The prediction has a mean pLDDT of 86.
c-di-GMP-I riboswitch aptamer from a Deltaproteobacteria bacterium, 75 nucleotides, folded computationally.
The model forms 100% of the base pairs in the Rfam consensus.
Taxonomically the source falls in Myxococcia (Bacteria, Pseudomonadati, Myxococcota).
Rfam family: c-di-GMP-I riboswitch aptamer. Gene Ontology term of the family: cyclic-di-GMP binding. Rfam's curators write: GEMM was predicted in a large-scale screen for bacterial structured RNA regulatory elements.
[in-house]
RNA sequence: CUGACGAACGGGCAAACUCCGGGUAACCGGAGGACGCAACGCCACCUGUCCCAGCGGGAAAGAGGGGCUGCCGAA
Numbered sequence: 001c002u003g004a005c006g007a008a009c010g011g012g013c014a015a016a017c018u019c020c021g022g023g024u025a026a027c028c029g030g031a032g033g034a035c036g037c038a039a040c041g042c043c044a045c046c047u048g049u050c051c052c053a054g055c056g057g058g059a060a061a062g063a064g065g066g067g068c069u070g071c072c073g074a075a
Base pairs, nucleotide, nucleotide: 005073006072012037013036017032018031019030020029021028022027035062041068042067043066045065046064047063049059050058051057052056
């Protein structure tokens, strides 16, 4: 230094729900709020899920697999 791994330190993210706004909807953004998370960061390739529709388009991905990147450094 790299990989594996996941104690500690420093931190980080933010479920449900509520309010405001947007959208036909799924859902998204902001604020509050924390169920949890060692990739609960990013992508959307596969499976699965959801919406509008009608064979197409869209949504999420904190469901599983896959790809990429990343903080710290005990056993």